A computed fold for a 1541-nucleotide RNA from a Zetaproteobacteria bacterium, annotated as small-subunit ribosomal RNA. Its Rfam family is "Bacterial small subunit ribosomal RNA". Gene Ontology terms of the family: structural constituent of ribosome and ribosome.
[in-house]
RNA sequence: UAAUUCAACAUCAGAGUUUGAUCCUGGCUCAGAACGAAUGCUGGUGGCGUGCUUAACACAUGCAAGUCGAACGAGAAAGCCCUUCGGGGUGAGUAGAGUGGCGUACGGGUGAGUAAUGAAUAGGAACGUGCCUAUAGGAGGGGGAUAACCACGGGAAACUGUGGCUAAUACCGCGUAAGAUCGCAAGAUGAAAGAGGGCCUCUACAUGUAAGCUCUUGCCUAUAGAUCGGCCUAUUUCCCAUUAGCUAGUUGGUAGGGUAAAGGCCUACCAAGGCUACGAUGGGUAACUGGUCUGAGAGGAUGAUCAGUCACACUGGAACUGAGACACGGUCCAGACUCCUACGGGAGGCAGCAGUGGGGAAUCUUGCACAAUGGGCGAAAGCCUGAUGCAGCAACGCCAUGUGAGUGAAGAAGGCCCUUGGGUUGUAAAGCUCUUUCGGUUAGGAAGAAGGGUGGAGUAGUUAAUACCUAUUUUAUCUGACGGUACUAGACUAAGAAGCACUGGCUAAUUCCGUGCCAGCAGCCGCGGUAAUACGGAAGGUGCAAGCAUUGUUCGGAUUGACUGGGCGUAAAGAGCACGUAGGUGGGUUUGUAUGUCGGAUGUGAAAUCCCUAGGCUUAACCUGGGAACUGCAUCCGAAACGGCAGAUCUUGAAUGUUUGAGAGGUUGGCGGAAUUCCAGGUGUAGGAGUGAAAUCCGUAGAUAUCUGGAGGAACACCGGAGGCGAAGGCGGCUGACUAACAAAACAUUGACACUGAGGUGCGAAAGCGUGGGUAGCAAACAGGAUUAGAUACCCUGGUAGUCCACGCCGUAAACAAUGGAUACUAGGCGUUCGGAAUGUUAAUUUUCUGAGUGCUGAAGCUAACGCAUUAAGUAUCCCGCCUGGGGAGUACGGUCGCAAGGCUAAAACUCAAAGGAAUUGACGGGGGCCCGCACAAGCGGUGGAGUAUGUGGUUUAAUUCGAAGCAACGCGCAGAACCUUACCUACCCUUAACAUCCCGAGACAGCUACAGAGAUGUAGUGUUCUCUUCGGAGACUCGGUGAUAGGUGCUGCAUGGCUGUCGUCAGCUCGUGUCGUAAGAUGUCUGGUUAAGUCCAAUAACGAGCGCAACCCCUGUCUUUAGUUACCAUCAUUAAGUUGGGGACUCUAGAGAGACUGCCGGUGUUAAACCGGAGGAAGGCGGGGACGACGUCAAGUCCUCAUGGCCCUUACGGGUAGGGCUACACACGUACUACAAUGGCAGAAACAAACUGACGCUAGGCCGCGAGGCGAUGCAAAUCAGUAAAACACUGUCACAGUCCGGAUUGGAGUCUGCAACUCGACUCCAUGAAGUUGGAAUCGCUAGUAAUCGAUGAUCAGCAAGCAGCGGUGAAUACGUUCCCGGGCCUUGUACACACCGCCCGUCACACCACGAAAGUGGCUAUAACCAGAAGUGCGUGAGCUAACCGCAAGGAGGCAGCGUACCAAGGUUGUAGACGCAAUUGGGGUGAAGUCGUAACAAGGUAGCCGUAGGGGAACCUGCGGCUGGAUCACCUCCUUU
Repeated sequence: UAAUUCAACAUCAGAGUUUGAUCCUGGCUCAGAACGAAUGCUGGUGGCGUGCUUAACACAUGCAAGUCGAACGAGAAAGCCCUUCGGGGUGAGUAGAGUGGCGUACGGGUGAGUAAUGAAUAGGAACGUGCCUAUAGGAGGGGGAUAACCACGGGAAACUGUGGCUAAUACCGCGUAAGAUCGCAAGAUGAAAGAGGGCCUCUACAUGUAAGCUCUUGCCUAUAGAUCGGCCUAUUUCCCAUUAGCUAGUUGGUAGGGUAAAGGCCUACCAAGGCUACGAUGGGUAACUGGUCUGAGAGGAUGAUCAGUCACACUGGAACUGAGACACGGUCCAGACUCCUACGGGAGGCAGCAGUGGGGAAUCUUGCACAAUGGGCGAAAGCCUGAUGCAGCAACGCCAUGUGAGUGAAGAAGGCCCUUGGGUUGUAAAGCUCUUUCGGUUAGGAAGAAGGGUGGAGUAGUUAAUACCUAUUUUAUCUGACGGUACUAGACUAAGAAGCACUGGCUAAUUCCGUGCCAGCAGCCGCGGUAAUACGGAAGGUGCAAGCAUUGUUCGGAUUGACUGGGCGUAAAGAGCACGUAGGUGGGUUUGUAUGUCGGAUGUGAAAUCCCUAGGCUUAACCUGGGAACUGCAUCCGAAACGGCAGAUCUUGAAUGUUUGAGAGGUUGGCGGAAUUCCAGGUGUAGGAGUGAAAUCCGUAGAUAUCUGGAGGAACACCGGAGGCGAAGGCGGCUGACUAACAAAACAUUGACACUGAGGUGCGAAAGCGUGGGUAGCAAACAGGAUUAGAUACCCUGGUAGUCCACGCCGUAAACAAUGGAUACUAGGCGUUCGGAAUGUUAAUUUUCUGAGUGCUGAAGCUAACGCAUUAAGUAUCCCGCCUGGGGAGUACGGUCGCAAGGCUAAAACUCAAAGGAAUUGACGGGGGCCCGCACAAGCGGUGGAGUAUGUGGUUUAAUUCGAAGCAACGCGCAGAACCUUACCUACCCUUAACAUCCCGAGACAGCUACAGAGAUGUAGUGUUCUCUUCGGAGACUCGGUGAUAGGUGCUGCAUGGCUGUCGUCAGCUCGUGUCGUAAGAUGUCUGGUUAAGUCCAAUAACGAGCGCAACCCCUGUCUUUAGUUACCAUCAUUAAGUUGGGGACUCUAGAGAGACUGCCGGUGUUAAACCGGAGGAAGGCGGGGACGACGUCAAGUCCUCAUGGCCCUUACGGGUAGGGCUACACACGUACUACAAUGGCAGAAACAAACUGACGCUAGGCCGCGAGGCGAUGCAAAUCAGUAAAACACUGUCACAGUCCGGAUUGGAGUCUGCAACUCGACUCCAUGAAGUUGGAAUCGCUAGUAAUCGAUGAUCAGCAAGCAGCGGUGAAUACGUUCCCGGGCCUUGUACACACCGCCCGUCACACCACGAAAGUGGCUAUAACCAGAAGUGCGUGAGCUAACCGCAAGGAGGCAGCGUACCAAGGUUGUAGACGCAAUUGGGGUGAAGUCGUAACAAGGUAGCCGUAGGGGAACCUGCGGCUGGAUCACCUCCUUU
């Protein structure tokens, strides 16, 4: 795109948030739609709708119900005309008023009341019905009044009195009476109204008229109809049971009354009923429905506008009139309120339309018109109509439309961002070319109008009639509020017309600046503490658009109350257990019925709405026609499978009987032995008891111990067992009595008798209560002793209730299998208890099968997982109970039970965004197992005490620069502060700068001298004119100027890079693929061995791999080889001397190699890895040492090494100079040195290293000085020269245990060296001085072999300064049984309420602030109700001596009526109670929430006394203790069971 098909069913979306992560449970929140809305910002036009949700609060003003002269009597005036001025005519039978008729019961408003006198749906019988329609009849003849009007009065007014006149379709009799009513019947009762138009055919009389005719209309009676209404029944119709019993006209009957009508509607009498768990009664809330909103639907919410019903009309009561009312714009009474008043009395009712005030977040004009539609009256014209039709106001809603279109890259300018390249706003604008909707302007201009009237012309009916009248055709004319509106056309100009919200995730859309846990945002999670996509602004973007957002409400999502469509082992949830009532459910066969059920038909389910279809407004919204639908109810017909009901029958469910069996089943009596305690006696002597250790306590008044005898109470060892019995709680010595339940096997009987079970009833551990006993042990409370910071506890010594018995209460437990009961089905295996059968042997007994219990394991299946699994948490059915986020709270109030303690039932306000289950990975444990480390132990030597050095803290100071802070800061940065360093302080100077680049101008700069100054610096003088050149200029340097910039040891190591420390040289940390698990994750990496090692081996749903380990690198230990100078010297010569010749053997040097690999042997081990022992070897199992530091942790350290983002300073936080400070000193700590002495000091003499360094240097020999050192000079850029002496040790001598011949601080004096300069503030030397200190408290450090200890030597830094640091060698030990304990670490496992990860988490009192709630002496009004009093108006009844037209009567009078009075009912009101909900309240109680308060540490790990449940006592508090229970307790041991071999 085409074809085909199709009318009214075409439809279910999720996300965020609990955790380190996961799955689940579960709440909270969001995205959607809607609205009579309101608020904020903004706002062009039109159409169609909608507009007091609150105070049924009060209302000024106007209007909203009148009409009829064709029912009736009476009847003006102004004006105009005429006039004889007396008046007349006209206006006009008009206006207005009255009598009378109809209407006012409709239309319009509102939703207070009402949970049923209501509504919806479907039915019913005992009724009424004006106007309307049809039919059948009638309409004869009389009478008496009265308003208006007139006269006279009362009153302020409203209004009203008396007298007089008058009419009717007003009123009243008489006659008639089909039907009606009454009556057994005869019979009786009981109605009416006329008005208008025309005519002369008939009759009468004189034209003409009526008594006549005719037409229209009205009236009366009756019967039907239609319409409308009254009444009755069934079903449905909100919440509370913390409302469980209600009811005397109550339920029914009889009789009567009453009504239009059935009926306790009312009255009398009789009976004692009626309603209720299927929720009566009471309380609260509420007009109901069609519909509306939402939803996939089922449902949920709602009841504005439109339509149907009801109710109400200031509040309460009442009747009258009428067809209809107990009456919105009528009456009477009472009450509240408002108004008028002359104070005597009156008037009023917007919940009609407008409008006002008030209330409120909030809701319009005191408009036009009856032109249309409809209503009332009228014969009609017509009048009335705030119904209605229109207009006005309001973006309040829905719909439509515009604010321009095309082109246009120099990608303009400006803005914003920028990595400085650019990007973006953006074809957007400008510019060029078009168009003109809407708005403005000019001109034209509808439909909505049909009728009806009048005039003309006909036709038909009626009639005597061509009249009148009625009907009808045609023609002319008249009628529009909206409105000069819709619409149409012309000319003109892009001209007049865009905002709002959002922009962290959910959720579409990001950057910069400002701010700095402030200001603020926030729907939830959550943002903000100096780099905020989250606050505020800007730019960009996104969404919607004349609107957009916010707030409120409803549904949805929410399967989060689950009918569709949920759950209850551990998440919230199975009642502690049973019996049993109502109810629900119910085995096989068969017959009937037709209540459920199913099918068909009929009626109904108002219209509108929704939906489909077609049409009308330019489209749409909107409107109109037709259809479908309204899932319902009722009636009729049919079917008979299933459920129900009724009947019959069966045996398998259930029950009973017979036989047998096991058992701590229950109640009650008797008996027994062991043990504890006590008493008496004997023996006997100083202790006993108790604990972690002690003490309180007992004991010389004789304990404990031991023996004998006795008393008394309680409990029953072994057997004993995941054994038994019981419904559960529970039950244990032996035995008698009574009693219940269960199991097995076969038969017999009954014949569905069954299951469950709301209420109800019973049983129900421990503790507790009452009365009376009893009391040995144990033991809440209590007392004492300990422990402790405290110890109202844990431990100890005592000890009362209680524990025991009888009787009576209580009624709860982790009363647990955290698992309701019943029935059926669905693999196995292995135990065990009690029965039965069979087989074999037949003696014990074995094996197999079977029934009932009780356990373990396990398949399918289920489960969020853990787990359950024939004893289901599987598959199904039936019944009951219970749950719906956490806290508040199983609490308050109320009720009920209890002697009490308390139990049962059981909320709300408020508050949080979680609370929770299972499992995972870590971390942790005063959990466990295995293993390692100078971790402990075994040793050696120290530190802590002294003095000094050095670093730190503190203090001080102008400054004492800064950093480092447990281990892992503190002889650290600093491998070296007198100046410098230097960053600090004081003072004095500089400002494009001490340093880098660029531009302009000038010039060499420098050097030297003098002066001032502390110096930087300044002034003056002297001095001199760089290099290259294409001669234009260029470059280096210096000075001056200008601004870009420099500079900063300023801040942030919590913005960073780099580097480093630490766990830790610990053995770990991961990945790919596969597999397992819903997933986080697991496996691998676990297990058994082994190792220093995740080293290796074996095993294994894992197989491999990576970073680590090890090895590769360096030093060292042995040998070989090559090479011998500056090193070496065995042999030969030589010298004072390896000095020289020579040598290349040795040492040594430094290149290259060898060597060690569990390779060999034996043993152990899994024929493994490996370990043990041995041989050989310089070295043996990593030979020793070093470098090397996995993934990561500590926001570890460093912005002051360096680099660097951001911020900050810029005549200073930059730069320069001088001086000072970093060196201070009541004190504290760390790290060192030197000592305290005889293993020593001193003196003398005299041996032996390694490594390293040296030119601004190391310096020999020599001389001088006591010495530091000086003079002077030689060698050496080094295996050549120098530093260089090694020291301890060993030898000799002395000292003889002392503050010393120890120790050397401190101080005085004198010097040396370095250096511009040793005052603050250097090192060293000499003389003198000679502190403390006699081995160091608690505590604590290092070290396992060439190590500790001890001894010296060198180097870096460095002018000088080393007790520090770094490497070097000399001498050279002791000890390790071992892994219980302390510390740290690794692996496995376990518990966890921790995950910032135990320096974690967390509980309660107290104190403070705020919030809501309970109790409360009382107090306030409200509602309902009871009794009594009271009794207006009204109606009924009675009376009626007063008054009285119609009828009767000749009259008197009567009948009838009225006023009045009485009485019954009754509204308001009053008194006294009762009940309910609510408000306030001194004080008081707990609860919740708050910033970092106080006291302790109860819980989570074995949480340091396992925890928790019930109960009782105690205590500041969490809590502690007793008794019983539970595992939702860790660990160890034992037992039992299971699995595999």